[in-house]
RNA sequence: CGGAAAGGCAGAGCGCCCGACCUCGUGUGCGUGACUGCGCACGAGGUGACGAGGAGAGGGGUUCAUCGAACCUUCGGCGGAUACCCCUCCGGCCGCCACGGGCCGUGACCGUGUGCGUCAAAGACGGGGAGUGAUCCCCGGGACAGAGCGCACGCGGACCGUGGGA
Numbered sequence: 001c002g003g004a005a006a007g008g009c010a011g012a013g014c015g016c017c018c019g020a021c022c023u024c025g026u027g028u029g030c031g032u033g034a035c036u037g038c039g040c041a042c043g044a045g046g047u048g049a050c051g052a053g054g055a056g057a058g059g060g061g062u063u064c065a066u067c068g069a070a071c072c073u074u075c076g077g078c079g080g081a082u083a084c085c086c087c088u089c090c091g092g093c094c095g096c097c098a099c100g101g102g103c104c105g106u107g108a109c110c111g112u113g114u115g116c117g118u119c120a121a122a123g124a125c126g127g128g129g130a131g132u133g134a135u136c137c138c139c140g141g142g143a144c145a146g147a148g149c150g151c152a153c154g155c156g157g158a159c160c161g162u163g164g165g166a
Stems, first nucleotide, its partner, number of pairs: 014079004019075001020047011050068003056089006090105005096164005109157009125140006
């Protein structure tokens, strides 16, 4: 000078905002008998992903990384992310051991079919709270999904090489 540690909770539809849209304020132009209104500029705000599902460890790469729900602005953009690819290590399996090779990731070989699967959540409805407002937050009762997720039953394919052991 600067920070670190410990503990707790949460955590990837997870965080952010410059486009867009919306609100308020000030000014201004149009318009009007006047008001409402429309446009523009500036300032300050608001919205901007609802859950289910997904991780062997480290390093690197890459990108619209699975499923459905819904006011479909949940648009658009940026970052990130358990997906995918490569390397190393660890682990499982390829009926005993070793090495190599291969496929996988702890329910640990790939593909595929069928059936089933009580907590979906937001929304909607009702109630309450904050704010001038756009909006935001909380509570309540009863819902409704699909999948590369879970369970069960099948079908097809693969099930290696070398040396040794039994």

A computed fold for a 166-nucleotide RNA from an Acidimicrobiia bacterium, annotated as glmS glucosamine-6-phosphate activated ribozyme aptamer.
Rfam family: glmS glucosamine-6-phosphate activated ribozyme aptamer. The literature on the family includes a 2006 paper in Nat Struct Mol Biol by Jansen et al., "Backbone and nucleobase contacts to glucosamine-6-phosphate in the glmS ribozyme".
The prediction has a mean pLDDT of 82.
NCBI's taxonomy places the organism under Bacteria, Bacillati, Actinomycetota, Acidimicrobiia.
It was read from a public genome assembly, where an Rfam model found it.